[in-house]
């Protein structure tokens, strides 16, 4: 330089056929306890990487840019 996969809630991760984003741990607050932990109850928490297009509508369809991974070639 070529190809392939990823990027979505603090963290790991779904998300089907394009129709207003969820799960699990964790945080926060509550119960219960002589106290913690476990547990059980509520709750907040996103510009779905960034830009653009297509579209009545985009986390998904398309380009283009970054950033992580993997293979593959080059060079001296």
């Nucleotide at each position: 330089g070529g190809c392939u996969g990823c990027u979505u809630a603090g963290c790991u991760c779904a998300g089907u056929c394009g129709g207003u984003a969820g799960a699990g741990c964790g945080a926060u607050g509550g119960a219960a306890u002589c106290a913690u932990a476990a547990u059980c109850c509520a709750c907040a928490g996103g510009u779905c990487g960034c830009u653009g297009g297509u579209u009545c509508g985009a986390a998904c369809c398309c380009g283009g840019c970054a950033g992580c991974a993997g293979c593959c070639a080059c060079c001296a």